[in-house]
Context: one part of a larger RNA
Molecule: small-subunit ribosomal RNA, central domain
Organism: Mucilaginibacter rigui
RNA sequence: UUGGGUUUAAAGGGUGCGUAGGCGGUUCUUUAAGUCAGGGGUGAAAGACGGUAGCUUAACUAUCGCAGUGCCUUUGAUACUGAAGAACUUGAAUACACUUGAGGUAGGCGGAAUGUGACAAGUAGCGGUGAAAUGCAUAGAUAUGUCACAGAACACCAAUUGCGAAGGCAGCUUACUAAAGUGUCAUUGACGCUGAGGCACGAAAGCGUGGGGAUCAAACAGGAUUAGAUACCCUGGUAGUCCACGCCCUAAACGAUGAAUACUCGAUGUUGGCGAUAUACGGUCAGCGUCUAAGCGAAAGCGUUAAGUAUUCCACCUGGGGAGUACGCCCGCAAGGGUGAAACUC
Numbered sequence: 001u002u003g004g005g006u007u008u009a010a011a012g013g014g015u016g017c018g019u020a021g022g023c024g025g026u027u028c029u030u031u032a033a034g035u036c037a038g039g040g041g042u043g044a045a046a047g048a049c050g051g052u053a054g055c056u057u058a059a060c061u062a063u064c065g066c067a068g069u070g071c072c073u074u075u076g077a078u079a080c081u082g083a084a085g086a087a088c089u090u091g092a093a094u095a096c097a098c099u100u101g102a103g104g105u106a107g108g109c110g111g112a113a114u115g116u117g118a119c120a121a122g123u124a125g126c127g128g129u130g131a132a133a134u135g136c137a138u139a140g141a142u143a144u145g146u147c148a149c150a151g152a153a154c155a156c157c158a159a160u161u162g163c164g165a166a167g168g169c170a171g172c173u174u175a176c177u178a179a180a181g182u183g184u185c186a187u188u189g190a191c192g193c194u195g196a197g198g199c200a201c202g203a204a205a206g207c208g209u210g211g212g213g214a215u216c217a218a219a220c221a222g223g224a225u226u227a228g229a230u231a232c233c234c235u236g237g238u239a240g241u242c243c244a245c246g247c248c249c250u251a252a253a254c255g256a257u258g259a260a261u262a263c264u265c266g267a268u269g270u271u272g273g274c275g276a277u278a279u280a281c282g283g284u285c286a287g288c289g290u291c292u293a294a295g296c297g298a299a300a301g302c303g304u305u306a307a308g309u310a311u312u313c314c315a316c317c318u319g320g321g322g323a324g325u326a327c328g329c330c331c332g333c334a335a336g337g338g339u340g341a342a343a344c345u346c
Base pairs, nucleotide, nucleotide: 003318004317005316006315007300008299012314014201015200016199017198021194022193023192025088026087027086028085029084030083031082033081034080035077036076037075038074039073040072041071042070049065050064051063052062053061054060091191092188093187094186095184096183097182098181099180100179103177104176105175106174107173108172109171110154114150115149116148117147118146119145120144125136126135162169163168206247207246208245209244210243211242216240220236221235222234223233258313259312260311261310262309263308266291267290268289269288270287271286272285273284274283275281295302296301319346320345321344328339329338330337331336
C1' cells in the first nucleotide's frame, strides 16, 4: 500500500460554522468527454510461449509463428456518469398562524441560611471527637431576643422532565435576542449532504490588571492518631472560590458510540403540538426513556435515538514498553498546549 477495523480489545476530532474538494432528487432534448464495440497504425531486437531444425542428447543455438496490459487515429452505440438547454416538486429553504422551554446577554428585586457588629437579658461553660486536645470564654463567651451590614448560593416545586452544537443552563421579574416544534401546503425550484485547511465557541484549575471577600478551602500553623503520620480526624487559615476586562484551550470534554439520508416487527411510560364537543379515544408529527422480534455481536449487549441493512463525506487505528517523551517548528506573560519520532528492549 491493498485489506480489515474504530461502545468495552489499538482506533470518532471537545463542539459548531464553513472554504477547496468529494458525493448528489424527478422528467425531456442535445452533445459524445468518461464508458462500450468494430477497423487501421504503433507496440525495436533479445527474452517468454508453440512448431521445426543444428551440435550423438540436453543445456545452448537458429528459424517461423503467436502473444503483447498500453498509446495514437478513425467509424459507430448512447443505458449510466459528465457538459449544455428546458421543465417539475417529493429534498432544502422561505412565508403566515400558533405553541414550548433552567437557551443566551444586560438590569432590577426577594426571602431563608451563614458570618460579623451594636444593644438587651443572662451565667459558666462553649465547641469538637471513636475518645480527646489545640481553640473560644468572668475583659462575660455559647444558647435567646431586637436592629444593622456584607458576600455568595437559590430549599420546596423537581421528574429516566425541559432547553442548548458542545461546554453547559434552575429564586422572581423586565428589556433585548437566538432556536425548535406543529399546522396551512401559500412562495422559491435541487438552492442539498459532508467538509482537508481556516474561523468561532469551549467545565474546572491556572495566569494578568482592577475590584470584592460571607462561606468553603489547596498551601501553611497547631492539636490528635500512630512505631512513624510531611495523611485520613479536629481547631484555625492564605491564595482561590465571586465580579469586570484580557489570556489559557485542556478533561473519564463519555452515549468511552462522527455527520447525513433511506429502509427493517411490536409493547409501554412520558414532554410539546395537531385531530376531536370531550376528561373518553389514541390517530398523527417532533423529542426523552424502558422492554423486546428479525438482524448484528467474541461476549456483555445493541435493537426505528442501531452497535441491523445500504449509500456519501470527514477523522482515526495497525503489538507492549521507551512516550504523548526527545528534537525541530507553531502558539502562550507563564504554567504549558499543538504537532510528534528513533535507538534500545520484551